Predicted 3D model of a 1455-nucleotide RNA (small-subunit ribosomal RNA) from an uncultured prokaryote. Its Rfam family is "Bacterial small subunit ribosomal RNA".
[in-house]
RNA sequence: UUGAUCCUGGCUCAGAACGAACGCUGGCGGCGUGGAUAAGGCAUGCAAGUCGAGCGCGAAAGUUUCCUUCGGGAGAUGAGUAGAGCGGCAAACGGGUGAGUAACACGUGAGCAACCUGCCCUCGGGUGGGGGACAACCUCGGGAAACUGAGGCUAAUACCGCAUAAUGUUACCGGGCUUCAUGGUUUGGUAACCAAAGGGGGGGAGACCUCCCGCCUGGAGAGGGGCUCGCGCCUGAUUAGCUUGUUGGUGAGGUAAUGGCUCACCAAGGCAUUGAUCAGUAGCCGGUCUGAGAGGAUGGCUGGCCACACUGGGAUUGAGAUACGGCCCAGACUCCUACGGGGGGCAGCAGUCUAGAAGCUUCCGCAAUGGGCGAAAGCCUGACGGAGCGACGCCGCGUGCAGGACGAAGGCUUUCGGGUCGUAAACUGCUUUCGACAGGGAGGAAAUGCUGGGUGGUUAAUACCUGCUUAGUUUGAAGGUACCUGGAGAAGAAGCCCUGGCUAACUCCGUGCCAGCAGCCGCGGUAAUACGGAGAGGGCAAGCGUUGUUCGGAUUUAUUGGGCGUAAAGCGCACGCAGGCGGCUGAAUAAGUCGGGUGUUAAAGACCUACCGCUCACCCGGGAGAAUGCGUCCGAUACUGCUAAACUAGAGUGUGGGAGAGGAAAGUGGAAUUCCAUGUGUAGCGGUGAAAUGCGUAGAUAUCUGGAGGAACACCGGUGGCGAAGGCGGCUUUCUGGCCCACAACUGACGCUGAGACUCGAAAGCGUGGGGAGCGAACGGGAUUAGAUACCCCGGUAGUCCACGCUGUAAACGUUGGAUACUAGGUGUGGGAGGUAUUCUACCCCUUCUGUGCCGUCGCUAACGCAUUAAGUAUCCCGCCUGGGGAGUACGACCGCAAGGUUGAAACUCAAAGGAAUUGACGGGGGCCCGCACAAGCGGUGGAGCAUGUGGUUUAAUUCGACGCAACGCGAAGAACCUUACCUGGGUUUAAAUCGCGGCGGACCGCUCCAGAGAUGGAGUUUCCCUUCGGCCACCGCCGUGAAGGUGCUGCAUGGCUGUCGUCAGCUCGUGUCGUGAGAUGUUGGGUUAAGUCCCGCAACGAGCGCAACCCCUACCCUUAGUUGCCAGCGGUUCGGCCGGGAACUCUAAGGGGACUGCCGGUGAUAAACCGGAGGAAGGUGGGGAUGACGUCAAGUCAUCAUGGCCUUUAUGUCCAGGGCUACACACGUGCUACAAUGGGCGGUACAAAGGGCUGCGAUGCCGCAAGGUGGAGCCAAUCCCAAAAACCUGUCCUCAGUUCGGAUUGCAGUCUGCAACUCGACUGCAUGAAGGUGGAAUCGCUAGUAAUCGCGGAUCAGCAUGCCGCGGUGAAUACGUUCCCUGAGCCUUGUACACACCGCCCGUCACAUGACCCGAGUUGGCUGCUCCCGAAGUCGCUGUCCGAACCGUAAGGA
Repeated sequence: UUGAUCCUGGCUCAGAACGAACGCUGGCGGCGUGGAUAAGGCAUGCAAGUCGAGCGCGAAAGUUUCCUUCGGGAGAUGAGUAGAGCGGCAAACGGGUGAGUAACACGUGAGCAACCUGCCCUCGGGUGGGGGACAACCUCGGGAAACUGAGGCUAAUACCGCAUAAUGUUACCGGGCUUCAUGGUUUGGUAACCAAAGGGGGGGAGACCUCCCGCCUGGAGAGGGGCUCGCGCCUGAUUAGCUUGUUGGUGAGGUAAUGGCUCACCAAGGCAUUGAUCAGUAGCCGGUCUGAGAGGAUGGCUGGCCACACUGGGAUUGAGAUACGGCCCAGACUCCUACGGGGGGCAGCAGUCUAGAAGCUUCCGCAAUGGGCGAAAGCCUGACGGAGCGACGCCGCGUGCAGGACGAAGGCUUUCGGGUCGUAAACUGCUUUCGACAGGGAGGAAAUGCUGGGUGGUUAAUACCUGCUUAGUUUGAAGGUACCUGGAGAAGAAGCCCUGGCUAACUCCGUGCCAGCAGCCGCGGUAAUACGGAGAGGGCAAGCGUUGUUCGGAUUUAUUGGGCGUAAAGCGCACGCAGGCGGCUGAAUAAGUCGGGUGUUAAAGACCUACCGCUCACCCGGGAGAAUGCGUCCGAUACUGCUAAACUAGAGUGUGGGAGAGGAAAGUGGAAUUCCAUGUGUAGCGGUGAAAUGCGUAGAUAUCUGGAGGAACACCGGUGGCGAAGGCGGCUUUCUGGCCCACAACUGACGCUGAGACUCGAAAGCGUGGGGAGCGAACGGGAUUAGAUACCCCGGUAGUCCACGCUGUAAACGUUGGAUACUAGGUGUGGGAGGUAUUCUACCCCUUCUGUGCCGUCGCUAACGCAUUAAGUAUCCCGCCUGGGGAGUACGACCGCAAGGUUGAAACUCAAAGGAAUUGACGGGGGCCCGCACAAGCGGUGGAGCAUGUGGUUUAAUUCGACGCAACGCGAAGAACCUUACCUGGGUUUAAAUCGCGGCGGACCGCUCCAGAGAUGGAGUUUCCCUUCGGCCACCGCCGUGAAGGUGCUGCAUGGCUGUCGUCAGCUCGUGUCGUGAGAUGUUGGGUUAAGUCCCGCAACGAGCGCAACCCCUACCCUUAGUUGCCAGCGGUUCGGCCGGGAACUCUAAGGGGACUGCCGGUGAUAAACCGGAGGAAGGUGGGGAUGACGUCAAGUCAUCAUGGCCUUUAUGUCCAGGGCUACACACGUGCUACAAUGGGCGGUACAAAGGGCUGCGAUGCCGCAAGGUGGAGCCAAUCCCAAAAACCUGUCCUCAGUUCGGAUUGCAGUCUGCAACUCGACUGCAUGAAGGUGGAAUCGCUAGUAAUCGCGGAUCAGCAUGCCGCGGUGAAUACGUUCCCUGAGCCUUGUACACACCGCCCGUCACAUGACCCGAGUUGGCUGCUCCCGAAGUCGCUGUCCGAACCGUAAGGA
């Protein structure tokens, strides 16, 4: 993630941190920090020198003196200065960087009995006497330059012999002590060998004495370094084998030193799954960040170590280098050049270019600290001390404080009342940090040196030198800085992000899936708290946000601290090497383990601190504790280990029994199919939903007999058996594995698990050779179908079978690894053993061991479920998992004959994927049930003409709405004008209406005339009430103002009303109970009903809205009441209930009664109820109506009305005339009339109900063929009128035809309504007389006073129904039944990947667009393995030649 739930699981956020960067903003200070990329290239300057007390040389300018041929020369001074050179020390430190390095590089702890060490400290000894050179310099050359050649001179603390020499080194011979193996240490003897340098001060006539600094030799120390070892130290096994100087030995060489470090010879070793080798990545650590911790990440500053210095190689010097600012060679790059040749190396400090999101001044000073040289003064020092730049970080401070309104202005908002910014501001009072200005003004400075004093050392010395002490003097870059003081004045100093949820903070406007936002979920399609702006609010604050990165949250790699039946996850199964783990008893040991001591764990950092210094803090200094690690010593011995010994409960052996489709081989049996042969026999067989292909007259199928061949084994047969799994089924024999039971004789822990390895491993498939009956992929044919590469049918090849070999996978599943122990039961079943009862045997029954099932307690589980056969409680070992897709794919490797298998990624992409359960919905799932749903019937529609509505088309307009059922004779209960909303044209702008205020004028209304199509405009006429005579009230007109109007849009912003499912029986709640929860229960179940109607049962008990009833009409009766209604009996009569009268009846209209399964019988659980019956006008809801649950369809209506928002305001408002809504090639819906004889025409003659009537209904009468006219009685209605009911009945004509059916259409003549019937009314008469002969596919209504049929009335309405709403008359047929169709509904159940709910969800191709990848003739770069070739400098060696001062030698010559 879902409609909701629980779980699994990933994604995302809130925290802290940073060498950061970017955006907006920016007052001050302190302390830190600042090239992370290109170990890219570098202009310029500086960063390592110093010593004259080691040595030899040795200027110039200037000044001055002299000389002069006035050109100049010489001397002095400058100055033994500058300068280079020889020599010594330093330059191997300090500073930078992190390229390389996976290594004894680093860290930690040890070792060197295998080593070196300049300067320094300390101790001993010495420092004698000679020699020859080379620079500098001079002269002459070469070269553009860099530089260089030859000759000549010269000094030394430069160089070389000689002497001396042991406490030194080597060799040999001894002694003592001692350890850790080679040995160490000490001591004695012999032999050989090896040194040196002077400088300065003082004294002295000198010889010489003395002091200081040097020099040589030896010992020792400190500090520094070298080497070795244990442990620790990233990723990849898609890197599994690596190695020939490799591993070891002997000998030699080499080194400061061990060592294959190197070489010769010998041996064949060495390393590796505890990860060698290879590849990738990386400087390591103290520490830093995060975290509760364990951990994870990291190694910038600072400290330690290492490595590097343009790239690669090499040595030299030296105590020390394989040398950042040295040398040589090669290379790349760059610069100079006279083209011959040369120079250079910022990963030092600044600075520059480039690349980059990105990181500073070409600053000051050696005053301090430190370093080099020097005896020292001192010199050098881009180390360092400081300043500058950057909000880069941390810390601190400020931008004011107090008062100040029932609350200004202004902004925003508003329900128009108000609210809010808000004590905020203004205003009043106060303060002055920081900044700016002015004045004062530290500390860091102590030394060293020099000049004196004092006191020691040395010495022959009161000298020199030197130690200590003391007085004076000398030194500050930053900087006139920190700090202090003063005056002035609220004065100069606030922004950034956010406000849908997570997450603190809400309104208005704009926008309208646009523009945009977004960390995740997600916002935006006209009312956006999510976009943009504004106001308000929230957060932080000189900063705030964003981006990036790390840890955290994440128990999301789980040691602490997870899992694997179904969510990802148990290898298909076994055997077993290594490894891990392991029963019981005592002993020994002390490796693990535990305790204590000790060494180390550098400093810095972290923690603590009533410590100290900056005003505080950051920061700095002091102190204390700690530092989980490693080494070492002592101790403990429970547990683990090791050692030796003992035991039997684990394991195994034995003896006696037992069951079994366990395995392998050989043999054998019957049934069936097919085939072959013959016989009998004839026209079909076969097959299917139905067929066809197929077989069959050449004789099938069927049937009998015989034969052939292959494969499989009916019944028994069973959640029965066996096996590790795969798997195993006729029977017999042989061989063979395992298991169970009983006994308790033997062994004595022999055990469990098991990475790799190895074995087995269904089906299909492969190879070779057989075999082949049936079945049967592929394939052929026939059907089905829109198609049918399928399902069905007829055939049929591989294969299935056998032998041998391969393959090695399955939903190889109990989706549950193996072993051991423990933890309630119940009930089946397989194999064994024991017991009880009866005399024995057996059954039943009881106990027990071992298998295999079901149910179930505790417990577990997300739930489902598991539950002694655990998914419970525990231990041991192995395997496996870490979001979905990509993908079990690619590449690589291994295996395979192939097919393919095993191992097994990434880019990219999504915010989910998923498990279990819940409620619905759905199913061409199931069960039950209902309805004119079907069936059974009757009559229609669909065909015709017409009417009416709609679509479409047309039009200036054909106004608008309604669209499956549930739009279409619907809104419209009635469009000629009006209606009217539409079109054309003409007018009008406070308007058609109401109200308030102000002003002007007048009564208003009405009437007449004129213009005009009319609206409208103009002219005339008329005159009210009160009065204080000014005017006022009401009304009207005009002007101004505030308020209009809109059938314009949005029914998806709404109210109300309505349709529909559906008059279907449902929809819910409270409490309780169950469930982690969504939810369930109740409402399910058994019956029953029209009904969740009722009864029974039940963890439910009750209740509500619905059902039913209550209401109305109707059917029967009664009572009451009798006019306008009625008339039985009585009387009268003009014969009409007309009159008297009657109140019985009908009727009217009020009230009652009646029907309730009440009674009887049966069925049923004795219930509810059902069936039948009686009585009754009516019987099981009597018939009809009204009444419409929770809800569904964003159903319909902004055009009934109301209404939010938007739009319009000389128009989308309003008035008027005419036109249109009535159009007409077509299509559809709903109707009317027909097609005729059950009929039509004409004549005669009966019987209703319900309504309506004063601008009305209108009688009798008269006129007209008729519509109608005239006329007016009666009636405001049980009184009068509309009003004739019609079908029916009866008589007559028509006689089956386009008719005496049918009436469309058209012509003429009229009537009525109305201002007006042209567009466009109804009706009448005469004439005309169309289609149509019962209607294709399809489809509709109806179950009784119903359908069908017949007429009557009413609303609307001036007029205009075939529509609508009502009324009565006549009056049927059929329902076996619920299998099916459709439509719809209800309940239970089931499946689900659906929840916008099947009009759902969802898969793949294709088309188009975009991006990436792959292939591709080739081409090119990098890295790397092996082999070979060439090969610089250099070191070692060999050989040769040349040179050759010191030594030898008289020389030649040697060296």